[in-house]
RNA sequence: AUGCCGCGCGGGAGAGUCCGCCACUGCCAGUGGUGCGCGCCGAAGGGGCAACACCCCGGAACCUCUCAGGCCAACGGACCGCGCGGAGCAG
Numbered sequence: 001a002u003g004c005c006g007c008g009c010g011g012g013a014g015a016g017u018c019c020g021c022c023a024c025u026g027c028c029a030g031u032g033g034u035g036c037g038c039g040c041c042g043a044a045g046g047g048g049c050a051a052c053a054c055c056c057c058g059g060a061a062c063c064u065c066u067c068a069g070g071c072c073a074a075c076g077g078a079c080c081g082c083g084c085g086g087a088g089c090a091g
Stems, first nucleotide, its partner, number of pairs: 004086008016038002019035007039071003045067001046065003052058001
């Protein structure tokens, strides 16, 4: 140096509706909010497991589950890029 940790900036996917009520607009239909039911998504977090190892304990994920979260936007967002800083090994 690579790699690791932190910070900043940028990029960053997926998934909805039936019905009821309220409000607004108005071309009687649309928009928003809310409640209920069912449905759906998975890339914060969380749970589970293979090879391996094995006395025990262990043991990954963007795989899986969907608890949490989400399904207008915003926020968030694994991960990626760039920059700065830190510890530290090889050299």
A computed fold for a 91-nucleotide RNA from a Geodermatophilaceae bacterium, annotated as Glycine riboswitch aptamer. The sequence was found by an Rfam model in a public genome assembly. The model forms 83% of the base pairs in the Rfam consensus. The source organism's lineage runs through Bacteria, Bacillati, Actinomycetota, Geodermatophilales and Geodermatophilaceae.